[in-house]
Molecule: Guanidine-I riboswitch aptamer
Organism: Halomonas sp. PA5
RNA sequence: CCAAUGGAUGGCUAGGGUUCCGAUCGCAUCAAUAUUCACCCCAGAUGCGAUGACUGGUCCGAGAGCCAUCGACCCGGCGCCUAUCAGGCGCAAGGUUACACGGCGGGGGAAAAGCCCGGGAGGA
Numbered sequence: 001c002c003a004a005u006g007g008a009u010g011g012c013u014a015g016g017g018u019u020c021c022g023a024u025c026g027c028a029u030c031a032a033u034a035u036u037c038a039c040c041c042c043a044g045a046u047g048c049g050a051u052g053a054c055u056g057g058u059c060c061g062a063g064a065g066c067c068a069u070c071g072a073c074c075c076g077g078c079g080c081c082u083a084u085c086a087g088g089c090g091c092a093a094g095g096u097u098a099c100a101c102g103g104c105g106g107g108g109g110a111a112a113a114g115c116c117c118g119g120g121a122g123g124a
Base pairs, nucleotide, nucleotide: 007070008069009068010067011066012065015060016059020057021056022054023051024050025049026048027047028046029045030044071097072096073095074094077091078090079089080088081087099119101122105117106116107115
């Protein structure tokens, strides 16, 4: 100086909004009790709408967060094959899998996000 690898999946969390559930509020309808009768109030059920500066359940969810499994690489060990003494295959165990500041904007879709564009642009 150059090449290759530095990975994949699952679970969880930080985080995220509002499809569904729930919650709250408003409107409408129904029903029950009591009563001579009716209305109102209280409380209940159903439907519609609104609200995520509604704690939540469902849902999305990290390159630079956590855990696990697999893969890859490496030292030696054991067994087999070949025999040009170097190479190939398999088994079990161990080690490594480093470092990492980061927009705007767009995508996505219910919507948003530390998701994707993106270890990008840019910076040191």